[in-house]
Notes:
c-di-GMP-I riboswitch aptamer from a Bacillota bacterium, 101 nucleotides, folded computationally.

């Protein structure tokens, strides 16, 4: 130095939950709080997962000289889909404390 990770030492981070704020949501930020973590430091690069505002499609309703009829209009419902999110889902990249076996 590398690999590796101990009933070592010094420390570090902070799940769920609660409060406030941002966001359509997933989720994020701050404070409290600790389930845990040898990278639970950082990076959305690959995969997975989560959300679906916008967009598109379908249905419904209304209107259209008497009937039928929309390429029309507003709302509602359903579906598809990240450009959104997740690094404490996995992998990868990168930086770092300590030094037993």
């Nucleotide at each position: 130095a590398a690999c590796c990770g101990a009933u070592a030492a010094a420390g570090g981070c902070a799940a769920a939950c609660c409060u406030g704020c941002c966001g359509a949501a997933a989720g994020g930020c701050a404070g409290g709080g600790a389930c845990g973590c040898a990278a639970a430091g950082c990076c959305a690069u690959g995969g997975g997962u989560c959300u679906a505002a916008a967009a598109c499609c379908c249905g419904u309703c209304a209107u259209a000289a008497c009937u039928u009829u929309a390429c029309u209009g507003a709302g509602c419902g359903g579906g598809u889909c990240a450009u959104g999110a997740u690094u404490g889902c996995c992998a990868g990249g990168u930086u770092g404390c300590c030094g037993a076996a």